[in-house]
Context: one part of a larger RNA
RNA sequence: CUCUUGCUAAGGAACUCGGCAAGUUAGCUCCGUAACUUAGGGAUAAGGAGCGCCCCAUUAUUGUGAAGGACCUGCGUCUGGAGCGAGAAGGGGCCGCAGAGAAAUGGGGGUGGCGACUGUUUAUCAAAAACACAGGUCUCUGCUAAGUCGCAAGACGACGUAUAGGGACUGACACCUGCCCGGUGCCGGAAGGUUAAGAGGAGGGGUUAGACUUCGGUCGAAGCUCUGAAUUGAAGCCCCGGUAAACGGCGGCCGUAACUAUGACGGUCCUAAGGUAGCGAAAUUCCUUGUCGGGUAAGUUCCGACCCGCACGAAUGGUGAAACGACCUCCCCACUGUCUCAGCAAGAGACUCG
Numbered sequence: 001c002u003c004u005u006g007c008u009a010a011g012g013a014a015c016u017c018g019g020c021a022a023g024u025u026a027g028c029u030c031c032g033u034a035a036c037u038u039a040g041g042g043a044u045a046a047g048g049a050g051c052g053c054c055c056c057a058u059u060a061u062u063g064u065g066a067a068g069g070a071c072c073u074g075c076g077u078c079u080g081g082a083g084c085g086a087g088a089a090g091g092g093g094c095c096g097c098a099g100a101g102a103a104a105u106g107g108g109g110g111u112g113g114c115g116a117c118u119g120u121u122u123a124u125c126a127a128a129a130a131c132a133c134a135g136g137u138c139u140c141u142g143c144u145a146a147g148u149c150g151c152a153a154g155a156c157g158a159c160g161u162a163u164a165g166g167g168a169c170u171g172a173c174a175c176c177u178g179c180c181c182g183g184u185g186c187c188g189g190a191a192g193g194u195u196a197a198g199a200g201g202a203g204g205g206g207u208u209a210g211a212c213u214u215c216g217g218u219c220g221a222a223g224c225u226c227u228g229a230a231u232u233g234a235a236g237c238c239c240c241g242g243u244a245a246a247c248g249g250c251g252g253c254c255g256u257a258a259c260u261a262u263g264a265c266g267g268u269c270c271u272a273a274g275g276u277a278g279c280g281a282a283a284u285u286c287c288u289u290g291u292c293g294g295g296u297a298a299g300u301u302c303c304g305a306c307c308c309g310c311a312c313g314a315a316u317g318g319u320g321a322a323a324c325g326a327c328c329u330c331c332c333c334a335c336u337g338u339c340u341c342a343g344c345a346a347g348a349g350a351c352u353c354g
Base pairs, nucleotide, nucleotide: 001349002348003347004346005345006344007343008342010340011339014338019335027051028050029049030048031047036041038172052094053093054092055091056090061086062085063084064083068079069078070077071076095099107333108332109331110330112328113327114325115324119131120130135170136169137168138167139166140165141164147156148155149154173320174319175318176317178250179249180248183247184246185243186242187241188240189239192238193237194236198232199231203227204226205225206224207223210219211218212217251269252268253267254266255265278312279309290306291305292304293303294302
């Protein structure tokens, strides 16, 4: 010097990203207990008091209930209280520094964020605000169900049957969930347009019996063969409707009130419709340490407001909310070697010899 452990004057978070670590607290009985609340809770809230041993004392009280006794004959009833067990409260006294004498055994309170909750998760750097959840909604599925696995047989779904099963989103509860169907998707429609194979076979080509010939060749039926127009031809798409707890979207400019400022009001352009309620510098705010208030001597964090929301917003849910949380933020009390600032002790190393 390092590690493990213990103690420390005065101060008490000044340490630090942060009270990380360590301390404090701790048991039982009694007293006492706030806001808020879903009336259950919060709550061991918080905050206090007592605690050993001896005597009164085989205490009061209490559980069980033997022998014996009475009536009686039934494993009867009544009485009786031994023995064994539990056990306050009060009075008096005794000892130590210390009586929950060791060990084990909650620190507490307040504010806010997120998630309702108990649960689940990255075996081996993340336990969370992530996942799940009960509840809510939409949608598919009429049973040989939809869906899923398999080449198939077959199986699951389910020995279930729409109060059932599958898929998707949301996520207890309370109050709510606005406008837009133009785009994309899905559902419905079938008149018209477009549209494949197929059907169809107008027309055209090849070949040649034959005919003609200026002997070079020309024409050319049937058959075979290669093509092939019109016409016909489903779903789909176009088209017409519906649907947003489907994917999603939810404006701009100019003017205006008798100080100024602001703009209830007006004009105009565009859109499918222009963001409603609620919330808001927020897990979202760039400018920004916004401004004001609170807390501190001093506060880029925190809490309460304001609203100019760069770029909140309603089941990609909005806003609240008791309880809960090894979650995150801020404050306070208690407590401490975290620190001012270091010291001492014990053990194990380090160092020397072997």